[in-house]
RNA sequence: GGCCCCGUCGUCUAGUGGUCCAGGACGCCUGGCUUUCAUCCAGGAAAUCGAGGGUCCGAUUCCCUCCGGGGUCA
Numbered sequence: 001g002g003c004c005c006c007g008u009c010g011u012c013u014a015g016u017g018g019u020c021c022a023g024g025a026c027g028c029c030u031g032g033c034u035u036u037c038a039u040c041c042a043g044g045a046a047a048u049c050g051a052g053g054g055u056c057c058g059a060u061u062c063c064c065u066c067c068g069g070g071g072u073c074a
Base pairs, nucleotide, nucleotide: 001073002072003071004070005069006068007067010026011025012024013023018057028044029043030042031041032040050066051065052064053063054062
C1' cells in the first nucleotide's frame, strides 16, 4: 500500500431504515429486608450510536471521506 471485519451507557453487548424514551447484563446510586455486611427485592442515573458529509418523508442502520482497532496479502 490492496482487501476484509469491527467502533453503541463506566464495562460487555442487542438492535441492520419507522414510531415513543436506543433495550439487556454486570457495575454505580437510593430505598426496603438484615443487629451489621453480603445475598435478595424495588426504583434511579448513565450511550446526541467514533467524526464529518450525502441519500431519504425519516438514518444507530444505506453510501462516501476521514480517525482508531484487528485480520490477511504483498
Predicted 3D model of a 74-nucleotide RNA (transfer RNA) from a Candidatus Amesbacteria bacterium. It matches the Rfam family "tRNA". Its mean pLDDT, the model's own confidence on a scale to 100, is 81. It was read from a public genome assembly.